[in-house]
A computed fold for a 72-nucleotide RNA from Lytechinus variegatus, annotated as transfer RNA. The RNAcentral record of the sequence draws on Ensembl Metazoa. It matches the Rfam family "tRNA". Rfam's curators write: Transfer RNA (tRNA) molecules are approximately 80 nucleotides in length. Rfam classes the family as a transfer RNA.
RNA sequence: GGUGUGUUGGCUCAGUUGGUAGAGCGUCUGUCUCACAACCGGGAGGUCUGGGUUCAAACCCCGGAUGCAUCA
Numbered sequence: 001g002g003u004g005u006g007u008u009g010g011c012u013c014a015g016u017u018g019g020u021a022g023a024g025c026g027u028c029u030g031u032c033u034c035a036c037a038a039c040c041g042g043g044a045g046g047u048c049u050g051g052g053u054u055c056a057a058a059c060c061c062c063g064g065a066u067g068c069a070u071c072a
Stems, first nucleotide, its partner, number of pairs: 001071007010025004019055001027043004048064005
């Protein structure tokens, strides 16, 4: 340098045909307890970046960043 592939809450990952972004763990809070933990209820928090297409984009198209694999 070429090709392929990944990037979504703090972490690990879903998200089907473009139509309200989810789960587990963690965290905060309530409940419970003499107290702590566990259980149970509730909350906060995210689409790598810049454009384009569209009534509407995590999803389609283009550029960029970065990780991994592979070829040279």